Context: one part of a larger RNA
């Protein structure tokens, strides 16, 4: 000096590995005392509808019913002339306007008689007197039981009228008719419509369960306190004695004895610190008792105060316990004891309702009466137990939030899974270790399935296939070597080895698996279950629709079926080309 290659910088063309790329305060999931749409035998209402009553709405008839008015009749416990309804007055009343008696008919009847109508008859008939709880249907008045006649208004059923009202008709008129329609009011019905509710805890939510109120032991780490869907168990009562008090007694069990009598029935003696009992769980307690038996009783009482507990070493309710005061009691000779039960569980606010008390207070209304309201106490329940009055669906969905919380992926762990090892019972004719290898034990891996909830919910695109690259070895083939129950061929088992290879088809969305024919062999895994700013979109997982099943229904279903938008112009980085310095 020439040629080639490379590094760096700039420009340019491509590709789409990375920037958990851009896009959209995640639509899945959970949460909110958020929303909306829909459903129903959720709750509470409202239209609408049905029915009763009433107004518009009037006349008449008949039947029935109760009420009232009025006339008539009716009334037999025993005793007693006898069919005595009650009370009061009462000494007289009825009768030629026709009494007693007789005859006929009707009604009632406890068959003795009573009442009425007609005929005949011609002057009396019935009371006061004795028996009875009560005295005259002699007479009068009022009332009751039962029956009957008449009337009134009312109710109801049926019929009828015409004039409201309605319809037809231009009208005349006709049809219907106090019904219908309309108004008011009451009861029923009423997702047709409306407003709402539909709890919490929770190793995500749902399903399950209650760990949501209270008690005992343990957990609990020797003061107190102490969590989990930790462990073991209980309570939501019971008792007029199983309470109070006074007095007396001693249990379980054992040993020895006693008719039937035995292992166990009753009984005697002795031993017996509790090994029994205590209304009920456990713990603590208890022997001249807190256990067992008997006597008398109601302190399981009225009114208040304080302290502790509940209760979380802030505050607050109900409930519980202890101490004290004023009354009224019980038991005991007395001292004294008693405000329930040997103790620790056995419980519930306000509103409302009921009951009780007082010579109470207030209003209507002032004296009385009545009604209503208050005061005090007790009872009635909220168990989601410091206590709203309350069912569901949403894939048609929406909003606010959450990686405080699930599904994918990652991380942690590794029961499960895969692989390896230790030991070697046994199989292998004989012989554990050619080969196979139980029970038991120890690891490695991080490809399965779980668990956890640490990262991401102002989004890291989710199965499978296609494409393309790369890694591991626990090696399927090819290579080297060892053992053999290896004669050879072919095998079986092991050691080293990841250079290369590992293919084609069938149906299924499939991964996987099954099947077919080849092959030296048709290995197993990883890379955000590699790879959707590379493709596909068959599956899953929106909205339409069908079936089965479930649900009263809206709707639902790791049940089936069919259909169903796959965005991005490349800034940086990376890779591969081209040009220039």
């Nucleotide at each position: 000096c020439u040629g080639g290659g490379g590094a760096u910088c700039c420009c340019u063309g491509a590709c789409g590995g990375g920037a958990a790329g851009u896009g959209a305060a995640g639509a899945c999931c959970c949460c909110g005392u958020g929303g909306a749409g829909c459903u129903u035998u959720a709750c509470u209402g409202c239209a609408g509808c049905c029915u009763g009553u009433u107004g518009u709405u009037g006349g008449g008839a008949u039947g029935u019913g109760g009420u009232c008015u009025u006339g008539g009749a009716u009334g037999u416990g025993c005793a007693g002339a006898g069919u005595a309804g009650g009370u009061a007055g009462g000494a007289g009343g009825c009768g030629u306007c026709g009494a007693a008696g007789u005859c006929u008919c009707c009604g009632c009847g406890c068959c003795a008689g009573c009442g009425g109508a007609g005929a005949u008859g011609g002057a009396g008939c019935c009371a006061a007197c004795a028996a009875u709880g009560a005295g005259a249907c002699a007479c009068u008045a009022c009332c009751c039981u039962u029956c009957u006649g008449a009337g009134a208004a009312c109710a109801u059923a049926u019929c009828u009228c015409u004039a409201a009202c309605u319809c037809c008709g231009u009208a005349a008129g006709g049809a219907g008719a106090a019904c219908a329609g309309c108004g008011a009011u009451a009861g029923g019905u009423g997702g047709g419509c409306a407003g709402u509710u539909u709890g919490g805890g929770u190793g995500g939510g749902g399903c399950g369960c209650c760990a949501c109120c209270c008690c005992g032991c343990u957990g609990a780490a020797a003061a107190a306190a102490u969590a989990u869907c930790g462990g073991c168990g209980g309570g939501g009562c019971c008792c007029a004695a199983a309470g109070g008090u006074c007095g007396g007694c001693u249990c379980a069990g054992g040993u020895g004895g006693a008719u039937c009598g035995g292992a166990a029935a009753u009984u005697c003696a002795c031993c017996g610190u509790a090994g029994a009992g205590u209304g009920c769980a456990a713990g603590g307690g208890c022997a001249a008792a807190a256990g067992c038996c008997g006597g008398c009783u109601u302190g399981a009482u009225g009114u208040g105060a304080u302290u502790c507990u509940g209760g979380a070493c802030a505050a607050c309710a109900a409930g519980g316990a202890a101490u004290c005061a004023c009354g009224a009691a019980c038991c005991g000779a007395a001292a004294g004891g008693u405000g329930g039960g040997c103790c620790u569980a056995g419980c519930g606010a306000a509103c409302c309702u009921u009951u009780a008390a007082a010579u109470c207070c207030c209003u209507c209304u002032u004296g009385a009466u009545g009604a209503g309201g208050g005061u005090u106490a007790a009872a009635g329940a909220u168990g989601a137990c410091a206590g709203a009055a309350a069912a569901g669906c949403u894939a048609c969905c929406c909003c606010g939030g959450g990686g405080a919380u699930a599904a994918c992926a990652g991380a942690g762990u590794u029961g499960u899974c895969a692989c390896c090892a230790g030991u070697a019972a046994g199989a292998g004719u004989a012989c554990a270790u050619a080969u196979c290898g139980a029970c038991c034990u120890g690891g490695u891996g991080g490809u399965u399935u779980g668990c956890u909830a640490c990262u991401u919910c102002g989004a890291u695109g989710u199965c499978g296939g296609c494409u393309c690259u790369u890694u591991c070895c626990a090696u399927c083939c090819u290579g080297g070597c060892c053992g053999u129950g290896c004669a050879g061929c072919a095998g079986c088992g092991g050691c080293c080895a990841a250079g290369g290879g590992c293919g084609g088809g069938g149906g299924a969305g499939u991964u996987c698996a099954c099947c077919c024919a080849u092959u030296a062999a048709a290995g197993g895994a990883g890379a955000u279950c590699g790879u959707g700013a590379g493709c596909u979109g068959g599956g899953u997982u929106u909205a339409g629709a069908c079936c089965g099943u479930c649900g009263u229904g809206a709707g639902a279903c790791a049940g089936g079926u069919u259909g169903g938008u796959u965005a991005c112009u490349a800034u940086c980085u990376g890779u591969c080309g081209g040009g220039g310095a």